The RNA shown here (transfer RNA) has 73 nucleotides and comes from a Minisyncoccota bacterium. The sequence is in RNAcentral, with records from ENA. Its Rfam family is "tRNA". It is annotated as a transfer RNA. Gene Ontology term of the family: triplet codon-amino acid adaptor activity. From the family's description: Transfer RNA (tRNA) molecules are approximately 80 nucleotides in length.

[in-house]
RNA sequence: GCCGAGGUAGCUCAGUUGGCAGAGCAACUUCUUCGUAAGAAGUAGGUCGGGGGUUCAAAUCCUCUCCUCGGCU
Repeated sequence: GCCGAGGUAGCUCAGUUGGCAGAGCAACUUCUUCGUAAGAAGUAGGUCGGGGGUUCAAAUCCUCUCCUCGGCU
C1' cells in the first nucleotide's frame, strides 16, 4: 500500500429490508437474613468512534476520516 471483519451502557454483545436504542453481567435502592452470599422486586446508566450528506425521519443509506483485529504484498 491492497482486501476483509469490527467500533452501540462500566464489560460481553443484539438491533436486516430507515420509524420510541435493547438484553445479560456489573452498579445502586428496597425486601428477605443475626450478618454475608444466594434469591425476589425495582432504579439509574447511551453525542450508537468522529465530520458531512440524503430523508418528514438515520445505529441502519451515501461520503470523508480515526482506531482495533486478521489476511496479502